[in-house]
Parts: sequence; C1' cells; structure tokens
RNA sequence: CGUACGAAACGGCAAAAUUAUUGAAAGAUAAUGACGCAAAGCUAUAGGGGCUAACGUUUUCAAGCUAAGCCAGCCAGCUGUCGAA
Repeated sequence: CGUACGAAACGGCAAAAUUAUUGAAAGAUAAUGACGCAAAGCUAUAGGGGCUAACGUUUUCAAGCUAAGCCAGCCAGCUGUCGAA
C1' cells in the first nucleotide's frame, strides 16, 4: 500500500407513522420521527427479481395481459470512510 474482515472512534443515513405537495396508480419530494443500516452512497433497456396499469389490447363486462412508469432499505454492479484482532 492492497485484499479480506468489522472491535473502537469521528461521524453518516433514516423504516413505519403523521401532515403537506405531486402522480391514474405504484411511488416520489419536504417536515416531524427513528425501525434499523459497514456502504441504507451511486447505478433502473448493463443483469435478475418485485410493484402499479394510465394509454393500449382482450373480454363472459367481473376482470386478464401489457412499462421505455416505479422499487436498489430484494439480489446485484460500481465507488468509498476508519483501522483493533
């Protein structure tokens, strides 16, 4: 110095819920909040998986199918702080 690993320290992020805005919805943004997280940092036609179904389409008119919409705090890819065993 690098890889692996995750004790400690400096710190970091922010689940659910509520309120407001936005969206057809999934969801997103902001405030409060803190379930948790060694990557809960970034990446969504680079890969897998999941959610919604407006438009479209099928229809026995109940619904079904459909993503270039959404989720990375599902797996994953890339990058990164510190330094005990």